A computed fold for a 268-nucleotide RNA from a Solirubrobacteraceae bacterium, annotated as Bacterial large signal recognition particle RNA.

[in-house]
RNA sequence: CCGUGCUAGGCGGGGACGUAGCGGCGCCCUGAAUCCGCAAUCCGCUCUAGCGGGGCCGAAUUCCCUCUCGAGGGGUGCUUCCUCCGGGUCGCCCCGUCGUCUGGGGCGUUGAUGGUCUUGGGUCCCCUGCGGUGUCGGCCUGUGAACCAGGUCAGGUCCGGAAGGAAGCAGCCUUAAGCGGCAACCGGCAGGCGCAGCGGGAAGUCCAGACCGGAGCUUCCGGGUGACGUAAGGACCCCGGUUGAACACCUCGAAGGAGGGUGCACGG
Repeated sequence: CCGUGCUAGGCGGGGACGUAGCGGCGCCCUGAAUCCGCAAUCCGCUCUAGCGGGGCCGAAUUCCCUCUCGAGGGGUGCUUCCUCCGGGUCGCCCCGUCGUCUGGGGCGUUGAUGGUCUUGGGUCCCCUGCGGUGUCGGCCUGUGAACCAGGUCAGGUCCGGAAGGAAGCAGCCUUAAGCGGCAACCGGCAGGCGCAGCGGGAAGUCCAGACCGGAGCUUCCGGGUGACGUAAGGACCCCGGUUGAACACCUCGAAGGAGGGUGCACGG
């Protein structure tokens, strides 16, 4: 150095969860890497960490170690942004009220705002009357009495020798009290109802009239602006929470790559 047969060892690995801890079935990532049984209300072990039974490969492309790379997973953050929810907010927008300026329209020198007169009238009050409204009563109508309302009183009862009489229940009819009902009519009461007539009338106010005066007035429609208010809505901003993303840090880490290391026996 080569061949043969063995042994160690290998026949996937990793993450989170779970666990006193380890591994597994299950989930996720990577990848191509045997079979059977057990197993998440768990199965089996104990730092030597799946257990039990088979099969294949076998000292090297396959085992062990170190370095590198980094698929993927997990954690942290008063860092930023996004989604959604809740709360708050002087001021802003919207909404409403009042004031002021201005444009338009209307009225106005055939006289505006304003002022004086108390001349007349209204508002106010008394009396009289009409209408209307509300309410009550009457009238009308229906119903309505076992007996203590009336009329008629079957049956039955009483008087009588008989003829005939008497009282009288039920039923029927009519009514009293009561209960119900439209309209119209009659009457009572009431008054911030309407109108008329007669009279009264201090002040205020309104209308008309007379006078003074001489250019504005306008709760009609817009525009600007100031102040106030707000049960409610919206934007901005702030606080808290939630979902996702980026970034930073920490951690575990497959496949890949590089390097190094590592048996026994026999024969040639």